A computed fold for a 371-nucleotide RNA from a Bacteroidia bacterium, annotated as Bacterial RNase P class A. The coordinates come from a structure-prediction model, not an experiment, and the mean pLDDT is 77.

[in-house]
């Protein structure tokens, strides 16, 4: 300086004319005033709030898995330890990433290559102890075969802890020191997850739990189309089943107990009526600014502010003027063309996640240029 990719802020304004919606006022034509988002989305998590007749117990089922800590609550977020990986260094640091309980209870799984791959294995290679059989005339010593060997080579993502030693025919945690690990055990620091320093055990065990699955914690189920209420209608008939306290059947959810309701009764079929309104329902784990505790997430405390409520669903159209970047022209004053993104409430509230034209901010990567 160009280009690219991440994070983070902000994301068009302003008049005018017609209109939608919700609220006041007014007899009324009307008048005032409010009117989408940082994600209204995805509906992915956790909460209010509500019903399920009392909301119980058990099995399944699913949820989650390192610590403190915020919070109403979280599978969110803070703030730390672990472990990885990348940069750098004398130590040390700094960035990024992590479902992080257990594969040392069972059960399962796995190309390819390669002798052998899950109670490992004997291709080369190395031994010749031990056993056969044979040669060399014997002492001795040599050759097959059987066998021992995981040290050395190959294969492999992986061949079953490293380095020396001692020890053996060769060898091998067989042994033995020293490092690594893993189970135990203890001091010290720290709330804790850890860290650190011993001690003991040759215990050396592969990987895979967003396989089954074992542990610890945890969740009753629905969902504003919940739920309350008023208005409307009527077939309490018809034809078929079951049933009436010896209980059909529902509350009840995937099942089983328990409980409770339960005869003008319950399923099915066929057919008829009605299908509007009110309410939840917008003031609320609110917004803003301030002080104040706290590394932070957030806490407390004072002022101040009210900021959508449709229902087939309101929150828009035209017109004009301006900002902002981008191009193409220029008498460097401009002029003219384009482009302004992702989106749209539907009970609410707190969180993930996506998506984002254009601008500025931070650190990175790459590529030219200069010193």
């Nucleotide at each position: 300086g160009u280009g690219g990719a991440a994070g983070g802020u902000g994301g068009c304004u302003u008049c005018a004319u017609c209109g939608c919606u919700c609220g006041c006022c007014g007899u009324a034509u009307g008048g005032c005033g409010g009117g989408a988002g940082g994600a209204a989305a995805g509906u992915c998590c956790g909460g209010a709030c509500a019903g399920c007749a009392a909301a119980g117990g058990g099995c399944a089922a699913c949820c989650u898995g390192c610590u403190u800590c915020c919070u109403a609550a979280c599978g969110g977020g803070a703030a730390g330890g672990g472990u990885c990986c990348g940069c750098u260094u004398g130590a040390a640091g700094c960035g990024g990433a992590u479902a992080c309980a257990g594969c040392a209870a069972g059960u399962g799984c796995a190309a390819c290559a390669g002798a052998a791959a899950g109670c490992a294995a004997a291709c080369c290679g190395c031994c010749g102890a031990c056993g056969u059989u044979u040669c060399c005339u014997u002492c001795g010593g040599g050759a097959a075969c059987g066998g021992g060997u995981a040290a050395g080579g190959g294969u492999g993502a992986a061949a079953g802890g490293g380095u020396g030693g001692a020890g053996u025919a060769a060898g091998a945690g067989c042994c033995c020191a020293c490092c690594g690990g893993u189970g135990g055990u203890g001091g010290c620091a720290g709330u804790g997850a850890u860290g650190u320093c011993g001690c003991c055990a040759g215990c050396c065990a592969g990987g895979c739990a967003a396989a089954c699955c074992u542990c610890a914690g945890g969740u009753g189920c629905u969902g504003a189309a919940a739920g309350g209420c008023c208005a409307a209608a009527u077939a309490a008939a018809c034809c078929g089943g079951c049933g009436a306290u010896u209980g059909a059947g529902a509350a009840u959810g995937g099942c089983c107990c328990g409980u409770u309701c339960g005869a003008u009764g319950c399923c099915g079929g066929a057919g008829g009526g009605u299908a509007g309104g009110c309410u939840g329902c917008u003031a609320g784990a609110g917004g803003u600014c301030a002080g104040u505790c706290g590394c932070g997430a957030g806490g407390c405390u004072g002022a101040u502010c009210c900021c959508a409520g449709a229902u087939a669903a309101a929150u828009g159209a035209u017109g004009a003027a301006g900002g902002u970047u981008c191009c193409a022209c220029u008498c460097c004053g401009g002029u003219g063309g384009a482009a302004u993104a992702c989106a749209g409430a539907a009970u609410c509230c707190g969180g993930c996640u996506u998506a984002u034209a254009c601008a500025c901010c931070u650190g990175c990567c790459a590529c030219c240029u200069g010193u």

Rfam family: Bacterial RNase P class A. The family's RNA type in Rfam is ribozyme. It is recorded under the gene name rnpB.